[in-house]
């Protein structure tokens, strides 16, 4: 330098045009003498960055950045 895969909440992750899912963490209730576990509820997301297409983009297109991997 080139090919491929990926970047989504503090962490891990699903979703591939109609606006983001679950787990974990955190906060609160129930339960316990108390803690843990369990259970119910809640908070938290510029969807890597910038453009384009579209009524509408996390999703499609272009460029760039970062990580992994392969080739030279």
């Nucleotide at each position: 330098g080139g090919g491929c895969u990926g970047g989504u909440a503090g962490u891990c992750u699903a979703g591939a045009g109609g606006a983001a899912u679950g787990a974990u963490a955190c906060c609160g209730g129930c339960u316990u003498c108390g803690c843990a576990a369990g259970u119910c509820g809640g908070u938290g997301g510029u969807c890597g960055c910038g453009g384009g297409u579209u009524c509408g983009a996390u999703u499609c297109c272009c460029g760039c950045c970062c990580a992994g991997u392969c080739c030279a």

Overview:
The prediction has a mean pLDDT of 83. Transfer RNA from a Candidatus Altarchaeota archaeon, 72 nucleotides, folded computationally. The source organism's lineage runs through Archaea, Nanobdellati and Candidatus Altarchaeota. Its Rfam family is "tRNA". The family's RNA type in Rfam is transfer RNA.